[in-house]
About this RNA
A computed fold for a 339-nucleotide RNA from a Comamonadaceae bacterium, annotated as Bacterial RNase P class A. Of the family's consensus pairs, 91% are formed in the model. It matches the Rfam family "Bacterial RNase P class A". Gene Ontology terms of the family: ribonuclease P activity, tRNA processing and dimeric ribonuclease P complex. By type it is a ribozyme. The gene name in the source record is rnpB. The coordinates come from a structure-prediction model, not an experiment, and the mean pLDDT is 76.
RNA sequence: GAAGCAGGCCAGACCGCCGCUGGUGCGAGCGGGGAAACCCGGCACUGGAGGAAGGUCCGGACUGCACAGGGCAGCGUAGCAGGCAACACCUGUCCGGCGUGAGCCGAGGAUCAGAGCAACAGAGACGAGUCGUUGCGGGGCAUGGCCUCGCAACGGGUGAAACGGGCAAUCUCUACGCGCAGCAACACCAAGUAGGCCGGCCUUGAUGCGGCCCGCGGAGCCGGCGGGUAGGUGGCACCGAGCCGGGCGGGCGACCCCCGGCCCAGAGGAAUGGCGGUCACGGCGUCGGCCCGCAAGGCCGGCGACGCACAGAAUCCGGCCUAUCGGCCUGCUUCACAC
Numbered sequence: 001g002a003a004g005c006a007g008g009c010c011a012g013a014c015c016g017c018c019g020c021u022g023g024u025g026c027g028a029g030c031g032g033g034g035a036a037a038c039c040c041g042g043c044a045c046u047g048g049a050g051g052a053a054g055g056u057c058c059g060g061a062c063u064g065c066a067c068a069g070g071g072c073a074g075c076g077u078a079g080c081a082g083g084c085a086a087c088a089c090c091u092g093u094c095c096g097g098c099g100u101g102a103g104c105c106g107a108g109g110a111u112c113a114g115a116g117c118a119a120c121a122g123a124g125a126c127g128a129g130u131c132g133u134u135g136c137g138g139g140g141c142a143u144g145g146c147c148u149c150g151c152a153a154c155g156g157g158u159g160a161a162a163c164g165g166g167c168a169a170u171c172u173c174u175a176c177g178c179g180c181a182g183c184a185a186c187a188c189c190a191a192g193u194a195g196g197c198c199g200g201c202c203u204u205g206a207u208g209c210g211g212c213c214c215g216c217g218g219a220g221c222c223g224g225c226g227g228g229u230a231g232g233u234g235g236c237a238c239c240g241a242g243c244c245g246g247g248c249g250g251g252c253g254a255c256c257c258c259c260g261g262c263c264c265a266g267a268g269g270a271a272u273g274g275c276g277g278u279c280a281c282g283g284c285g286u287c288g289g290c291c292c293g294c295a296a297g298g299c300c301g302g303c304g305a306c307g308c309a310c311a312g313a314a315u316c317c318g319g320c321c322u323a324u325c326g327g328c329c330u331g332c333u334u335c336a337c338a339c
Base pairs, nucleotide, nucleotide: 001335002334003333004332005331006330007329008328009327010326012279013278014277015276016275017274018273020048021047022046023045024044025043026042030041031040032039033038050310054321055320057319058318059317060316061315062182063181064180065179074178075177076176077175078174079093080092081091082090083089094108095106096105097104098103109173110172114171115170116167117166131155132154133153134152135151136150137149138148139147140146141145186234187233188232189231196225197224198223199222200221201220208216209215242262243261244260245259246258247257249256250255281307282306284304285303286302287301288300289299290298291297
């Protein structure tokens, strides 16, 4: 220098203006919406997407329902040891495969319990015995021979595999694990209207027509209770399997322990944005310079417009998988060259 392998990181930076949204504080406890529950409105300060927030594939937290104990069924996992709240995740290691190598990949228990399966080729493919040759024995015939039956031995060819194996990501067996549903879970507050129960009045006319009487009218009316729906609030933004820094801490490592600091998005048709400026990055165009004999090509610089990925929280967390312009760092391997 070229080609790779493994691990980690960034995901434009800064300034100004205008907005959106959560929290805290202040404040007339004022105004508005609503039957209520409850919601909205001011000012100041402050927080405001990701490495995958994605797919929803595993594992949990949380919530409701179910639940003496045991078994069957069903589903899942599978070398060994460890880590973790848990896992199908992660780490180490053994074995097997791939690679010159750094390294990468592996559902990796059991086929003397049973069943099932195997393209093409081949006579025959998982049931067993089959094609040909030879020998012996039996039978038949038109008898130096031919046909047929049985037994034994041998052989070529096909194919991944020919009574000897393979496949368990085919059923199955063994061991271990697993109740079911999911925040549209669930809890609380609670209309109109409908419906339920109880009590009272009423065709001997209740209720209604402004209070009373007459009159009209003609089947409900009044009160109470409890449940649900619409709607609203909580769950829900979390002192946590939390984040950051450190230790010459323990361990090969995953990880664990100790110390210090911090509180770090939260809506619910769903905020996290827009504009302007400067700088950075990328390729393109153009101009200039250098390398070069010219060209091609390369490097450096100026200018111009453009571009800057994948994607976007929705109860939360740990993983896996998938998508991703471009760039950076560390360690290692192979090859070539120079000393």